[in-house]
Molecule: transfer RNA
Organism: Carassius auratus
């Protein structure tokens, strides 16, 4: 210098156009003398950024940014 992949909750990841989810973690109720376990509930998100397409975009197009990787 060129090619490719990834970017979503605190962490690991789903989500192929119409309202954003799971597991773990966190808070809390029940259970216990207490803790752990079990179980119920809840909180937590500018979906990396700008622009375009569309009635509608996490999703499609485009340009960037960051990380990883391959070639040189």
């Nucleotide at each position: 210098g060129g090619g490719g992949a990834u970017g979503u909750a605190g962490c690991u990841c789903a989500g192929u156009g119409u309202u954003a989810g799971a597991g773990c973690a966190c808070a809390u109720g029940c259970u216990u003398u207490g803790c752990a376990u079990g179980u119920g509930u809840g909180a937590g998100g500018u979906c990396c950024u700008g622009g375009g397409u569309u009635c509608a975009a996490u999703c499609u197009c485009u340009a960037g940014c960051a990380u990883c990787u391959c070639c040189a």